[in-house]
FMN riboswitch aptamer (RFN element), 119 nucleotides, folded computationally. Of the family's consensus pairs, 100% are formed in the model. It matches the Rfam family "FMN riboswitch aptamer (RFN element)". Rfam links the family to the GO term FMN binding.
RNA sequence: UAUGAUCUUUGGGGCGGGGUGAGAUUCCCUACCGGCAGUAAAGUCUGCGAGGGCGUUUUUCGCCUUGACGGAGCUUAUUUCUCCGACCGACGGUAUAGUCCGGAUGAGAAAAGAUUUUU
Numbered sequence: 001u002a003u004g005a006u007c008u009u010u011g012g013g014g015c016g017g018g019g020u021g022a023g024a025u026u027c028c029c030u031a032c033c034g035g036c037a038g039u040a041a042a043g044u045c046u047g048c049g050a051g052g053g054c055g056u057u058u059u060u061c062g063c064c065u066u067g068a069c070g071g072a073g074c075u076u077a078u079u080u081c082u083c084c085g086a087c088c089g090a091c092g093g094u095a096u097a098g099u100c101c102g103g104a105u106g107a108g109a110a111a112a113g114a115u116u117u118u119u
Stems, first nucleotide, its partner, number of pairs: 002118001004116007016030004031099002033089002035048004043087002051065005069085005091102003
């Protein structure tokens, strides 16, 4: 230095103001938020995780499914930067929820560190 193993820690943000109403952080106007890896820096590209369904089932594991972007500019290079204008957001609960409460003191892509094996 590279590879493998074990362990530890970390690992998702956001309703403020106004209106209607008996009742809404759920409706209307406005506001606000953006997991991980890759790649010129990404909520919208590619892949992954989370969520949902089915089979098996204590756990686990396998399969399926799963949202949304255009224009201009700069550049060797950007659907990633800058400017302009858009769009999207699981399930259960409740006056209809990306932002409240709940499953969840859960799970997890992955990141960092420690120890160790071999070369």